[in-house]
Context: one part of a larger RNA
RNA sequence: GAUUGAACGCUGGCGGCAUGCUUUACACAUGCAAGUCGAACGGUAACAGGGAGCUUGCUCCGCUGACGAGUGGCGAACGGGUGAGUAAUGCAUCGGAACGUGCCUAUUUGUGGGGGAUAACGUAGCGAAAGUUACGCUAAUACCGCAUACGCCCUGAGGGGGAAAGCGGGGGAUUCGUAAGAACCUCGCGCAAUUAGAGCGGCCGAUGUCGGAUUAGCUAGUUGGUGGGGUAAAGGCUCACCAAGGCGACGAUCCGUAGCGGGUCUGAGAGGAUGAUCCGCCACACUGGGACUGAGACACGGCCCAGACUCCUACGGGAGGCAGCAGUGGGGAAUUUUGGACAAUGGGCGCAAGCCUGAUCCAGCCACGCCGCGUGAGUGAAGAAGGCCUUUGGGUCGUAAAGCUCUGUCAACAGGGAAGAAGUUACAAUUGUUUAACAGAUGGUUGUAUUGACGGUACCUGUGGAGGAAGCGCCGGCUAACUCCGUGCCAGCAGCCGCGGUAAUACGGGGGGCGCAAGCGUUAUUC
Numbered sequence: 001g002a003u004u005g006a007a008c009g010c011u012g013g014c015g016g017c018a019u020g021c022u023u024u025a026c027a028c029a030u031g032c033a034a035g036u037c038g039a040a041c042g043g044u045a046a047c048a049g050g051g052a053g054c055u056u057g058c059u060c061c062g063c064u065g066a067c068g069a070g071u072g073g074c075g076a077a078c079g080g081g082u083g084a085g086u087a088a089u090g091c092a093u094c095g096g097a098a099c100g101u102g103c104c105u106a107u108u109u110g111u112g113g114g115g116g117a118u119a120a121c122g123u124a125g126c127g128a129a130a131g132u133u134a135c136g137c138u139a140a141u142a143c144c145g146c147a148u149a150c151g152c153c154c155u156g157a158g159g160g161g162g163a164a165a166g167c168g169g170g171g172g173a174u175u176c177g178u179a180a181g182a183a184c185c186u187c188g189c190g191c192a193a194u195u196a197g198a199g200c201g202g203c204c205g206a207u208g209u210c211g212g213a214u215u216a217g218c219u220a221g222u223u224g225g226u227g228g229g230g231u232a233a234a235g236g237c238u239c240a241c242c243a244a245g246g247c248g249a250c251g252a253u254c255c256g257u258a259g260c261g262g263g264u265c266u267g268a269g270a271g272g273a274u275g276a277u278c279c280g281c282c283a284c285a286c287u288g289g290g291a292c293u294g295a296g297a298c299a300c301g302g303c304c305c306a307g308a309c310u311c312c313u314a315c316g317g318g319a320g321g322c323a324g325c326a327g328u329g330g331g332g333a334a335u336u337u338u339g340g341a342c343a344a345u346g347g348g349c350g351c352a353a354g355c356c357u358g359a360u361c362c363a364g365c366c367a368c369g370c371c372g373c374g375u376g377a378g379u380g381a382a383g384a385a386g387g388c389c390u391u392u393g394g395g396u397c398g399u400a401a402a403g404c405u406c407u408g409u410c411a412a413c414a415g416g417g418a419a420g421a422a423g424u425u426a427c428a429a430u431u432g433u434u435u436a437a438c439a440g441a442u443g444g445u446u447g448u449a450u451u452g453a454c455g456g457u458a459c460c461u462g463u464g465g466a467g468g469a470a471g472c473g474c475c476g477g478c479u480a481a482c483u484c485c486g487u488g489c490c491a492g493c494a495g496c497c498g499c500g501g502u503a504a505u506a507c508g509g510g511g512g513g514c515g516c517a518a519g520c521g522u523u524a525u526u527c
Base pairs, nucleotide, nucleotide: 001527002526004524006523007522008521009520010519013373014372015371016370017369020365021331026329027328028327030326031325032324035074036073037072040071041070043067044066047065048064049063050061051060052059053058054057081284082283083282090209091208092207093206094205095204096203099201100200101199104197105196106195108193109192110191111190112146114144115143121136122135123134124133125132126131152161153160154159166189167188168187169186170185171184174183175182176181210256211255212254217247218246219245222244223243224242225241226240227239228238229237259281260280261279262278263274264273265272266271286307287306288305289304290303309320310319311318312317337363339362340361341360345359346357347356348355349354376406377405378404379403386397387396388395389394410468412463413462414461415460416459425449426448427447428446429445430444471516472515473514474513475512476497477496478495482511483510484509485508486507492499493498
């Protein structure tokens, strides 16, 4: 000199952008942070509509819009947080072969025919609660057989094995049906098997990746082989047997410290330091262990066991996990609101409308940082008054002020601004699919209607009037900037050298000056 997630002191006008528990991976009150689908299902607790009954303000009917609880599907493995552990099961770079893959894209072939349950519900019961038991009824895209098998799997090559689910919209003739409707046709969404792809993930190798030798030897599943098992998959991954290997001064083992990288800071560079915010990877989710479900977890807001802690209890037994967003206590020099909205972007579910989303977008707080603007401009010598100094002549603050003439940024108030952020979505028309039509879907065009948290925000205009807006550090040398008074080795200063013991440019105050400026200094950090 540069730098910072800073803190402290004094001071503080506005705006834009960004940042904000670095310490106790300490403990947490409260609210929210993962739901959605009625176009899978039985249904109807609430609300609304309709219908019926009448006793006219009640009852009944799932008939309709919808929908609590329940079965079922998908999601909950993403997104969000933290950095404890980890010195290599990690990360970075470059390679590799023995793998998996829901949703998505494309391909091929199917989607036939049956069955038995079970929740909800009803009845009865237990328990303080959490919850739970028995009996009975019922549905499905839940579950299980049968049939079939282009691919597929196994094979001793003969053969053997294995699947599915329906739902919604529309419809001319024909058949059934009183009708509703069904068969049938068609469109859409699904379902099963298979192949390929994309993206994603699992695994292996090489090289690199902090300090200590006052850590020199380490290792029995250890190193290799054969065989069995296991995994999606190679492999001592695991087991039986056999052999006796394997690593190490090119630092094994042990100890300490630490998430890694892109990057960031500094520096001419080489390098050094660092790993907040943003992005990629990893690890963790009260502590330790375990598996279940699933395409995917050994799962932050799932389950089981053990432990510590907290809470409820009728003492028999139960409940919990903010390193999600806010917020509280504690620790600390120190770090924000228990805010708004799903309008945009993205995600989950859904045909869609839509619902959910503390992701996200916004707002709030803090000069914590960077950037921009303002605190007025011109004129004005009687060089006013006053302060300070003085050799008493004067000098200086100083064009500074006053005065005169102007301007109107910012702020304040008022008006305009329904701007942009917005593209979608729905409806209608046209076009292609269909025997035809409808519906649905795709892309394009046109028209109509609708959607903004921020927010009456940005911006523009007007009103008034210099009116509301300057401090902080320093002035002995380094180092830009000097005098007077007070003090008298005292009080004090100080980054280093050093000042102060009666003329202190070094202490304290005044005047003056220098530097930076909504900041300025100090402390701490790194180069």